[in-house]
This is a predicted structure of a 320-nucleotide part of an RNA (large-subunit ribosomal RNA, domain IV) from Dipterosiphonia australica. The full RNA is in RNAcentral, with records from ENA. The coordinates come from a structure-prediction model, not an experiment, and the mean pLDDT is 85. Its Rfam family is "Bacterial large subunit ribosomal RNA". Taxonomically the source falls in Dipterosiphonia (Eukaryota, Rhodophyta, Rhodymeniophycidae, Herposiphonieae). A source record names the gene rnl.
Context: one part of a larger RNA
């Protein structure tokens, strides 16, 4: 000096990106238990008290209770063994995940919706045979999206997809059919050219479809203080963003304005809306319970710190 244990006056997070680490709490019995709530929970909420041994009594007994006595600094005597509360974000939950830097807000999930499929099913593996689907049959199977529950899920089919459509156009050339004319041959055959009716999917076209991919505006003016604009006009569009939420895990300007909390806060909570660039199953908003998740606050606690010191053990170093 380092490592691992342990102790520490007064203070008690002043440390630090951050209470990281450490400390606190801890068992059993009794009392007691808020808010919220999907009435199951929250909850061991929180908070408080007791605990050894001996004697006596009660009890069938274990044991427990009551009364008394008694030793210690200390009796759940050591070991073992929850710190607690509040506000918010995200995800409903239990579960799964980057074997060896990430456990999460990611994945899954029950629930919801759409699409395909009538069984020799669709879908999948495969050159095929065959197999899975299935010894199942639309309350089934497959694919895609969303992700408990509650309240809801607005407008747009112009574009790109998908579905449908005995009309029309295109596809449409060729091959083939029929006929004709040449070349060649003894003749068929072969071959060249011209004309000829009919022909599928697809495409065009038309309609439907957004819990399909996706999209969801400008400008100008206006109310008898001012300000603002319910309203009016005009241009463009397939349609112009509805409900809700909103400086948000989304807000550039920005440490937005106001309020709360602090002596003092770019964080946090509530609210406003001027949404650079929110928004409804690419789901929107709220939500009890849950979480080794994330942000903030409080109590308790402490060598994290003010500010270091000491002890034990092990090593390094120096000397012998």
């Nucleotide at each position: 000096u380092u490592a691992u244990a342990c102790u520490a006056a007064a203070g008690g997070a002043a440390c630090u990106u951050g209470g990281c680490a450490a400390a606190u709490u801890a068992a059993u019995u009794c009392c007691g238990u808020a808010u919220g709530u999907u009435c199951g929970c929250u909850a061991a909420a929180a908070g408080g008290a007791a605990u050894g041994u001996c004697u006596a009594a009660a009890u069938a007994a274990g044991u427990u209770u009551u009364a008394g006595a008694u030793a210690u600094c200390a009796u759940a005597a050591a070991c073992u063994a929850a710190a607690a509360a509040g506000c918010a974000a995200c995800g409903a939950c239990u579960g799964g995940u980057u074997a060896a830097c990430a456990a999460a807000a990611c994945c899954a999930c029950a629930g919801g919706a759409c699409u395909u499929u009538g069984c020799a099913a669709a879908u999948u593996a495969u050159u095929a045979a065959u197999a899975a689907g299935c010894u199942g049959u639309a309350u089934a199977a497959a694919g895609u999206c969303u992700g408990a529950a509650g309240c809801c899920u607005g407008c747009c089919c112009a574009g790109u997809g998908c579905u449908u459509a005995a009309a029309a156009a295109u596809g449409a050339a060729a091959a083939a059919u029929a006929a004709g004319a040449g070349a060649u041959u003894a003749a068929u055959a072969u071959u060249u050219c011209u004309u000829u009716a009919a022909u599928a999917a697809g495409u065009u076209u038309a309609a439907g479809u957004a819990a399909a991919c996706g999209g969801c505006g400008g400008u100008u003016c206006u109310a008898a203080c001012u300000a603002u604009a319910a309203g009016a006009a005009u241009c463009c569009u397939c349609a112009g963003g509805u409900a809700g939420c909103g400086a948000a895990a989304u807000u550039c300007c920005u440490u937005g304005g106001c309020g709360g909390g602090u002596a003092a806060a770019u964080u946090c909570c509530g609210u406003c809306c001027u949404g650079c660039a929110u928004g409804a199953a690419u789901g929107g908003c709220u939500u009890a319970a849950c979480g080794a998740u994330u942000g903030c606050u409080u109590u308790a606690c402490u060598g994290u710190c003010u500010c270091u010191a000491g002890u034990a053990u092990a090593a390094a170093u120096u000397c012998a």